[in-house]
RNA sequence: UCCCGAAAGAGGCAAACCCGAAGCGAUUCGGGGACGCAAAGCCACGGAGCCCUCCGGGCCAGCCGGGCUGCCGAA
Repeated sequence: UCCCGAAAGAGGCAAACCCGAAGCGAUUCGGGGACGCAAAGCCACGGAGCCCUCCGGGCCAGCCGGGCUGCCGAA
């Protein structure tokens, strides 16, 4: 360094639900709230699912796969 994920440390994120806002909608943003997460950090490249103003466009990374980056360091 890589694989990997024990211990410990520093921390981090935030499901459902509620309130407000944006959007035709999927959904997203802010606040509250924690089900959980070793990448639940980032990317829409492939699939799945979802939406539409549907021969096209969009959402979704906490669905699967892939790519990039990252704290710690046992077997």
c-di-GMP-I riboswitch aptamer from a Bacillota bacterium, 75 nucleotides, folded computationally. The coordinates come from a structure-prediction model, not an experiment, and the mean pLDDT is 92. Its Rfam family is "c-di-GMP-I riboswitch aptamer". About the family: GEMM was predicted in a large-scale screen for bacterial structured RNA regulatory elements. The organism belongs to Bacillota, within Bacteria.